This is a predicted complex of two RNAs, RNase P RNA and transfer RNA, with 453 nucleotides together.
This record gives sequence, C1' cells and structure tokens, in this order.
RNA sequence: UGAGCAGAUCGGGUGGUCGCGACAGGAUCUUCGAAAGAGGCCUGUUGAGGAAAGUCCGGGCUUCGUAGGGCAGGGUGCUGGGUAACGCCCAGUGAGGGAGACCUUAAGGCUAGUGCCACAGAGAGAUACCGCCGUAGCCGCUUGAAAGCGGAUGCGGUAAGGGUGCAAAGGUGCGGUAAGAGCGCACCAGCAGUCAGGUGACUGACUGGCUCGGUAAACCCCACCCGAAGCAAGACCGAAUAGGGGAGGAAUGAAGCUGCCCGCUGACCUCCCGGGUAGGUCGCAUCAGGCAUCGGGUAACCGAUGUCGCAGAUAAAUGACCACCUCGCGAUGUUUUCGUAUCGUAUGACAGAACCCGGCUUACAGAUCUGCUCAGCUG
RNA sequence: CGGGGCGUAGCGCAGUUUGGUAGCGCGUUUGGUUCGGGACCAAAAGGCCGGAGGUUCAAAUCCUCUCGCCCCGA
Repeated sequence: UGAGCAGAUCGGGUGGUCGCGACAGGAUCUUCGAAAGAGGCCUGUUGAGGAAAGUCCGGGCUUCGUAGGGCAGGGUGCUGGGUAACGCCCAGUGAGGGAGACCUUAAGGCUAGUGCCACAGAGAGAUACCGCCGUAGCCGCUUGAAAGCGGAUGCGGUAAGGGUGCAAAGGUGCGGUAAGAGCGCACCAGCAGUCAGGUGACUGACUGGCUCGGUAAACCCCACCCGAAGCAAGACCGAAUAGGGGAGGAAUGAAGCUGCCCGCUGACCUCCCGGGUAGGUCGCAUCAGGCAUCGGGUAACCGAUGUCGCAGAUAAAUGACCACCUCGCGAUGUUUUCGUAUCGUAUGACAGAACCCGGCUUACAGAUCUGCUCAGCUG
Repeated sequence: CGGGGCGUAGCGCAGUUUGGUAGCGCGUUUGGUUCGGGACCAAAAGGCCGGAGGUUCAAAUCCUCUCGCCCCGA
C1' cells in the first nucleotide's frame, strides 16, 4: 500500500419562531358549575428507536382452574456454566470449511422395534445375472486305446473381476487357495473392552473379535421442560333509556286461559333494591433500570459503593420553518494532478412507542474507533 | 392480542397427506378443414413450483428464516 477477519460506538449538531402531548407551578381575567373543581390563559420542564418492526421464543403482572400422580398433546436435544426464564448468551468438545485471522454446526439413539430406499440392477439386509473354480454324466474333435481339447446341461463352491446405481457385503497391499474369501498378516477406518487424563462432552495408549448399509428436518425410543388465557388481562365507580325483583295503592280490579266458578298471568301509579351497557378512574411506568468506580470470574455474568430520574397518548402528541456549522453526495469554475472556490442538497438509510422487560430474526444511507490475518514493496 | 389458510404456465386449479420424469381445462402459436369466419381435427410452445438457506442419493412436497395476500375470534 492492497485484500480481508472479528468486535464496538454513532444514526447530524447549535440557536431562534410557531404548533402539539404530558407534568409542575401561577393568576383568579373569562366560560361552565350550588360548591369543590374543570377548561381556556401565563411561566417552566420534558417528549421515539437501534431496531420502537416481525410477533418467533422466554419471563414479570392479572384473572380463571387446580389434592396428588399418570396418560394424551406440544417443545427442547454434544458438555459445563450464566440467568427470573428461554429454543438466548458465554466457555469448551467433536465434525466441516478457509492459505490465514476466523467462520458454520437441528450434534441423543438406526447392534429397541417398524417403515422407506423411485429408475436401473441378479440382488437395496438380503442376493449368484455374467464371470471364475470343482464335480457328474452327455455330445463333438483327435487317437489303436487311455489321456487331452472344445461345447451345452445339472449340482456345489466363490463377493476377486464385469455390469447397475447416491449407496453393493470394511479399504489398500502381500500371503494363501481348486477358485476365492479378515482365511492369515501389515497399515488405515469403524466397533467393543481395559488403563490414563479431564467436572464433563471427549482425547490418548493397549488389547480383542475381525465388521455391523443409509435415513429419526420417517414413525418411534430415551432424557428433560410445559395448567389455560391474555392489559380488549383485570380492579373500582357508574348514568339516560329499556328490562328484572320487592312493598304499597288502584282494587271486591281492565284483559286473557273458558260460556260460568275457582285458580293463574296481569294493564296503571308511588317508593325501594339489584345486574348489565355508555362513560370514567386505576392498572400505567421505580425499574430482573441506566451510568461510573472497585472487587470476583477466561467469559457470559455476579456483588458492593456512589450517582441519575429518562415519553405515557386512547382516535392516539413527538411536527413545520429559518440561520449557522460539520460529514457525505452532486453540479460548475480553476488546474497536468493533488487540491481548492462557489452553489445546491438532511427527500441524506431503515423506520415510528401503546402493559413492561430479557432475547432472537429481519430492514438500514452514511460515519468513527479497536484488535488481528494474508500478500507485495521499502528500511 | 390470538388463531387459520393461500402463493404451481397468460388465467383458473390438481399434485404436498405417503419425497422419485410437474399435469388438467381455458387461452396462445402453427398446420388442416371452409369461398371466408366460427366451431371442429392434428401438432407445438410456454414452469427453474413466492424468495433464501438447510436435511436427503434425490425437495413443489420435510425443516428454518423471510415476502406478499386473504379469512376468523377477542
């Protein structure tokens, strides 16, 4: 200098004018109201994010349910730790990728069982199609005869070779054999056991029989976890109108069941009671809170001390304009280039709280910082 | 806030359950038939299954993330 890896931070700044939400204070001018008070008014403070998003997990909180346990259903799945909890985070193990910094990893079990493995192929957990070898009799050739050679057939052995396929009976080599074969041996892969190290995943050494296909993001088995619903949860206050209940009156009573009697229902008025709706208040922002220092821990994180107070609407505020500055971008002028001057531009990203918090995922113009790797050049 | 479904050729839909050559109808193109058009007959083209990644020998189908649309409940 170039290429790259990992991590962290920011997401325009300052001032002014007008406007909006919330909170606090003031005044008692005005409106409403019997009053308390409320609205208008004045002053001050404060007012979106790193993701507020997707709503994918986990928790707080609330209501309902619940003796305890199990089944069903759902989720998670290497090990150890962190945490309120998690499918998150940290550290490590194994596997894979990269020249490296480093990155990725749904990674329990297919020697518990069952299923599936299209097409091709003889055969897809079980096989003999071709081939190779042995043997039996038959046919042909040759011959004096036997032996020999060739051919087809039956039986048996064989997984070395051919062919099929993603995958074919552990792989390569040597020995061995009628031909072959872990049949034997060496190395490698895998499995089991023992010993050693490690909290553990696992790693290393030795020994052994020689070997067992893949698939669980197929059913399933094993281990662990999970009660349900969600702030429109829920708690309190509570009209108008129309229902409901009770008492009294009307009333020795309208009307209906029935033509009559009994019985039942029951029109109208007054008072009282209760439920629900509209609406209102709370829930509602003091928190598993932020920042700084110190201590413990490799780290995630934990502890102590100090300090700060930081949106809260309910048809939903957080906006508009002006000036200057800074970074970037564009245009023009000048210039060989570096550069520099002027002008324009924040429409210059993604996007906007709605019960709260911890994560994950996704979107994102641009700027800054830290550590590290590789290559080239120079000293 | 909670739940469910859909996306496959220009259009409407199968296929996804149980992974194995992507199909049907209409439409389009070409040829035939007709004096010509329609109808009819014959043939053909047209898809990387919304996007990305993974599991698998193999993915429209299984899994994860994501984009868009529709419906239901409080």

Source information: Model confidence (mean pLDDT): 77 of 100. It holds a member of the Rfam family "Bacterial RNase P class A". Gene Ontology terms of the family: dimeric ribonuclease P complex, ribonuclease P activity and tRNA processing.